[in-house]
This is a predicted structure of a 159-nucleotide part of an RNA (small-subunit ribosomal RNA, 3' minor domain) from Orbilia javanica. Its Rfam family is "Eukaryotic small subunit ribosomal RNA". Rfam 15.1 lists 75,755 matches to the family in 2,556 species. The literature on the family includes a 2001 paper in Science by Yusupov et al., "Crystal structure of the ribosome at 5.5 A resolution". The RNAcentral record of the full RNA draws on SILVA.
Context: one part of a larger RNA
């Protein structure tokens, strides 16, 4: 910037923000049905291997009896047998049981074609309701109606 003024709503453009929402959508935690089940721990049992003792039959020694043959005895050593004791992996069967499968319920959070809201902006598009008696005065409860601001019917209230 003073009616060539102001100023309302639809509608289209562009951005945000939260809402709905098909997806037997998806991840995550917690319960939990039915499986698989690792270890541990009793417990059935095995029985590589180890220690000790008895006993046989050797080797080679040390003591010591005996003039020799040969006896006694001592610690050690090879194989073998007997006895007792410990003792790994393996094993049976029960308990405790992480953990993982697969379905369930609840909670949380993610993604989501499309719907439908609200904000901001801008010289967009339509009207032209409001303001002046604004060209049907305004504005209010309230039932209708229409692209839009509106409009019409009734009650009220200001001018």
């Nucleotide at each position: 910037c003073a009616c060539c003024g102001c100023c309302c709503g639809u509608c289209g453009c562009u951005a945000c923000u939260a809402c709905c929402a098909a997806u037997u959508a998806a991840a995550u935690a917690a319960c939990u049905u039915a499986g698989u089940a690792a270890a541990g721990c009793c417990u059935u049992u095995g029985g590589a291997u180890u220690g000790g003792u008895u006993u046989u039959a050797g080797g080679a020694g040390g003591u010591u009896g005996g003039u020799a043959a040969u006896g006694a005895u001592u610690a050690u050593u090879u194989a073998g047998a007997g006895u007792c004791a410990g003792a790994a992996a393996g094993u049976u069967g029960g308990u405790u049981a992480a953990a993982u499968u697969u379905g369930g319920u609840u909670a949380u959070u993610u993604a989501g074609a499309g719907g439908a809201a609200g904000u901001a902006a801008a010289a967009g598009u339509u009207g032209u309701a409001a303001u002046a008696a604004g060209g049907u005065u305004u504005u209010u409860g309230u039932a209708g109606a229409u692209g839009a601001a509106u409009u019409u019917g009734u009650g009220g209230a200001a001018g």